The RNA shown here (c-di-GMP-I-GGC riboswitch aptamer) has 88 nucleotides and comes from a Deltaproteobacteria bacterium.
[in-house]
């Protein structure tokens, strides 16, 4: 510096269930294990999601934008740090 085809040290944990904690997307931790070579970090750019906004009917049905605040790194760049293992 390059590449992840096998392998190994060893790591992380999708749905599902349990407590807990948010209005919610969702988080934590415990169980689980479907995948992951950056499934480490970081909302930078899209991008998908929540809540507001948002009320309208008797009632059922139907039902929005701007705007603000958030989720989401296991959506896809992008940034940056890093293990093994082959090859220079």
């Nucleotide at each position: 510096c390059u590449a992840g085809c096998a392998a190994a040290a060893g790591c992380c944990a999708a749905a599902c269930c349990c407590g807990c904690c948010g209005c919610g997307a969702g988080g934590c931790g415990g169980g689980g294990g479907c995948g992951g070579a950056a499934a480490g970090c970081c909302a930078c750019g899209g991008g998908u999601c929540u809540c507001u906004g948002a009320a309208u009917u008797a009632a059922c049905c139907u039902g929005a934008a701007a705007u603000g605040a958030g989720a989401c790194a296991g959506c896809c760049g992008g940034g940056u740090u890093g293990c093994c293992u082959g090859g220079g």
The sequence was found by an Rfam model in a public genome assembly. Lineage of the source: Bacteria > Pseudomonadati > Myxococcota > Myxococcia. Its mean pLDDT, the model's own confidence on a scale to 100, is 84.